[in-house]
């Protein structure tokens, strides 16, 4: 610099839930909490997913489609990082 990432050591993030807050909702933020995770660290290009305010249609108040809104702990990829054997 690449590819991997055994047993250790330092230790690091925090799902469900529970409060408070934001938001139309999906979710997200804070504080408790741990299912887990060797990038579950950072990024929404591309794939997949969730939601449907605005909007378009249709209806007779009911419902369908749309992301410009979201998930990185859904995948791929793009950066960046701690420790040893090999």
């Nucleotide at each position: 610099c690449u590819c991997a990432g055994a047993a250790a050591a330092g230790g690091g993030c925090a799902a469900a839930c529970c409060u408070a807050c934001u938001g139309a909702a999906a979710a997200g933020u804070a504080c408790g909490g741990a299912c887990g995770c060797a990038a579950a660290a950072c990024c929404a290009c591309a794939g997949a997913c969730c939601u449907a305010a605005g909007g378009c249609g249709a209806a007779c108040u009911c419902u369908g489609c749309u992301a410009u809104g979201g998930u990185g702990g859904c995948u791929g990829g793009g950066u960046u990082a701690c420790g040893a054997a090999g």